[in-house]
Context: one part of a larger RNA
Order: sequence, then C1' cells, then structure tokens
RNA sequence: GGCAAUAGGUGGAUGCCUAGGCGAUAUCAGGCGAAGAAGGACGUGAUUACCUGCGAAAAGCCUCGGGGAGCUGGAAGUAAGCUUUGAUCCGGGGAUGUCCGAAUGGGGCAACCCGUUUGAGUAACAAUCAAACAGUCUCAACUGAAUACAUAGGGUGAGAUGGCAAACCUGCAGAAAUGAAACAUCUAAGUAAGCAGAGGAAAAGAAAGCGAAAGCGAUUCUCUAAGUAGUGGCGAGCGAAAGGGGAAGAGCCCAAACCAUUGGGAUUUAUCCCAGUGGGGUUGUAGGACUCACAUAAAAGGAUGGAAUGAAUAGCUUAACUUUGUUGGAAAGCAAGACCCAAGAGGGUGAUGGUCCCGUGAGCGAAAUUUGUGAAAUUCGAGUGAGUAUCCUGAGUAGCACGAGGUAAGUGGAAUCUUGUGUGAAUUUGCGCGAACUACUGCGUAAGGCUAAAUACUUGAUAUCGACCGAUAGUGGACAAGUACCGUGAGGGAAAGGUGAAAAGAACCCCUGUUAGGGGAGUGAAAUAGAAACUGAAACCAAUUGCCU
Repeated sequence: GGCAAUAGGUGGAUGCCUAGGCGAUAUCAGGCGAAGAAGGACGUGAUUACCUGCGAAAAGCCUCGGGGAGCUGGAAGUAAGCUUUGAUCCGGGGAUGUCCGAAUGGGGCAACCCGUUUGAGUAACAAUCAAACAGUCUCAACUGAAUACAUAGGGUGAGAUGGCAAACCUGCAGAAAUGAAACAUCUAAGUAAGCAGAGGAAAAGAAAGCGAAAGCGAUUCUCUAAGUAGUGGCGAGCGAAAGGGGAAGAGCCCAAACCAUUGGGAUUUAUCCCAGUGGGGUUGUAGGACUCACAUAAAAGGAUGGAAUGAAUAGCUUAACUUUGUUGGAAAGCAAGACCCAAGAGGGUGAUGGUCCCGUGAGCGAAAUUUGUGAAAUUCGAGUGAGUAUCCUGAGUAGCACGAGGUAAGUGGAAUCUUGUGUGAAUUUGCGCGAACUACUGCGUAAGGCUAAAUACUUGAUAUCGACCGAUAGUGGACAAGUACCGUGAGGGAAAGGUGAAAAGAACCCCUGUUAGGGGAGUGAAAUAGAAACUGAAACCAAUUGCCU
C1' cells in the first nucleotide's frame, strides 16, 4: 500500500406515516361596493417578535337562541382573573369599525399634509370633538346674460353612477408566429392580446322561415345527415343545410286606422295642427277600424296575495362485554364464552375494537335571519257573428348602382342577410322569398318590442367519493410561502415534515475554562428513541483483526 471481515462514524436513500394537495359527483350560491368594497397600512394582549382575531368600544361590546363545566386563540411558563346568578364555545341579529384604497372637501411621493361651513367646547379666544362639503347623468322647481320674450349659464333638492371579482356571455375593434414543406391569394382566425357592457346565466326567439313533402311550423342544445353537398393558388386546407332521433317546450305586447279627452298654437269660430293621456287594436285561412245584429256570461294562463308546508344557518336522543384466561410496556391480538344490529360507514384509544370514546342507522329540534313550494281572495285575461263601399297595417324604409362585410362558399352564373356612398318605391288587385334572371306556381307578411326551460361556467359553501400523490411526489407553498432571497422595476422565487403511548424532556454525581461535549445515575418496552432524535441503504472516513506484497 492492497484485499477481506468486524464494530462504529458520516450521510439521509428506502420503508412506514400524513397534518397538505389533485381530480370528480351532488346540492347550494352565483356577487361585493358611496350605508365606503376588494385589498392593505398602522394599531390592539399583564407579558407579545410572528400568525390568527379584532378596531381608539380594538384576541373584543350588546342582544336572541344553542350548550352545560370548565375558560383567558396558535403557544409553553408566570402573574392576575372569569365561571352553575351558566362562563369559554357554537349559531342568528345588532353596535363599534383609526388611516389608505373607486376614495369623493383641496392637495399628495397610498396609509400623509392643509382646509371651509355649522354645532359642541370656553367668561371670551384657542386647542379639541362631531357633521356636511368630488365629478357626471336624469328629474323637479328656482334663478337668470349679451337681447324684449327667451335661451345659454348658475346654484338648490331628490335619485342614479363610478371601483373590485375565477370562468362562462354579448357587442366593438382585431394581430402575428405558424401551415401551405419557399411565398403573395389562402391558413393560423374572427383565435390571442385590447375596449365596453350585462346576468346567474348570457345570447337567440314566435317566420316578409324552411324548400319540394298536395310537407313542416318560435328559439336553444345534442346525436345524426357528413367529412356528404360544396368551396379552394380546385394547393394547403375550409366545410354546411334540409330531413330524421332526442333534451326542453309558451307564448305575447305595441305603432296605426277609429272614439274620447288635457295642454299649447292657428283660425273665416265651422274647424285644423302640435304634444300628451284613456279606450280601441295586433294579423296571412289576411287581420283590424267602420256599419249592423246578438250577448253581459266564461277557460287556460299571468299578476297581487299570503293560509299552510318544507329547507338553510347552532344542536339533541340513541343498542350491545370495562366477561374469563393468555403473550405483552400496553390488548383492540390469540383461546373460551356472551350480546346488539334500521347501527359490521369511518375515525380515535399504549398492537388489529360492531358491543371503550366520537360517531353511524333511526328519530327529534330554531328566539332570530334567509329561502323554496304555495291554498283562499282580488285582478288581468275578456265578447261573438255577419257585411266589405271607405280607412289602417312600422319610409329616406324595400329595391337599385358602386364599395365592403357576413353566410361552409376566395366574385364566381352568386341568390338570401348586413350596410359606407348615392338614388329611391308600392300600399292587400299590395309587398318579400323559393340560389343569376323570366313565366307559372307555392311559401311568407319586412322596415317596433318582450319572453321561462332545455345550454355554458365555477372564485366560493356543504357533503361524499377516488385501480389519484405521499414530502425530489402531490399545489410554487403539508413548516413564519407568494415567505426568505434576487431585481430600479415589471417580475422571478426557494429550501425546510416524523422523539415517545405519555415529556415520564434526564433530579443528583463526575471530567473540563465551559452555557460545549461526554461518563455514571434515573425515566422509559426501547435512549444505538436524548431533543442534530422513527427506520437509517450507498458513496465517503478513520479504528481493530486477518491475509498478501
């Protein structure tokens, strides 16, 4: 020096565990905010650095319920207290709620600075305290210029608005990488990012539809039709609809004609016009007004209403072995016997417990707040038929031309839909559509509006589940985690779990400079479980022994 073995050190793999995650299902909730939110700053405890709670009334105050013996949060200790005159704790309602933040009296480098008015305060002033004081929009009355009426403007009062929030939704506006094996039409894609707005859903929606059936009958979603018909530098690609099967189902209201009426204006005093209100009326088998006739009664459904009955937010009751023996530190194990079960889900307890504890199955429960269903009653719905001369039935609209967009569709033979510019009808014997266009024939009734359900989503609450993870996994985060730390900033972003059944956390003695470390003693089943602690692999380290050189 090498090899091997032994007992150790170091190290923290592995095993076991789970306090935390991940995913899903069901139900709920689907918003909060000027009555000041979301989110923060600073405070607040006997002692208090952090977290949690709370707000100068500050780990809390009042009240109504629950509950029943301990309590003063995580989190020890000491001190001082509270509590069967019912505390702590749990739930409903309320009070307080500094400062910043939409932040809104003005300003500002967020958590700071400085005001005005009124009131309190004072003998009076001052300090101090309380309240109000932003902008915009709408409505109301008031006031009121140039300028006579007026209008602009002005301030006053009331109401609304503003900001935040995970996705879902609608609208506006809208890329590029990429693909086409290059690239320009095309694609990616009406996607991403941006802006505005809304709701628990949104949007759409009761045919000027579909399209060939002498048919269907609002919308939405789904399976299909179908990768079909088509479209396409006919490249890459894009890609329907009718029809059929399902989910769900619900229909309505105005404008106008006509009648009546209020205010204003005009006027030849007959009436007409403008604005408003009430009745009337709402459609394709055209309907309505109007005229005439007959009726006075009524359904579905809606609204108001709230009897009654559920639910949510605390809880309560509850079966059956402390049986015997045995191993053990410990019994729930093993052996023997017994019992309950509408309860043998699950968790805990010194090892594996139906009968020890919490629960479970079953049953019960609310002063208060919220919420579902919803009876009676009231009200709307609310007239019908015949006639067809007249009147009404949504105009800068339909259509057309040009330019675009959007339909699966790239201008094409390109309809239908939307509209920037221009032009510009008809009036039910009307008008639009049926894929250029024309005829015939069929379908519908534009230019006003509302509408539940089936559908989309999950920040959040509750319950349950998992051939999901088990500390390099699972969230970045099981721990003081969006922390420490890095960056001017936007932003980036960790590592880090386990004594034991119970602290029983090692009194006392010894070594030493020692509060380090160790040896005894003691606890414990175990201390090679000693706080650097479960298990304790490997690399690595020296020690001892043997062999080889």
Record summary:
The prediction has a mean pLDDT of 84. A computed fold for a 549-nucleotide part of an RNA from a Puniceicoccales bacterium, annotated as large-subunit ribosomal RNA, domain I. The RNAcentral record of the full RNA draws on ENA. Its Rfam family is "Bacterial large subunit ribosomal RNA".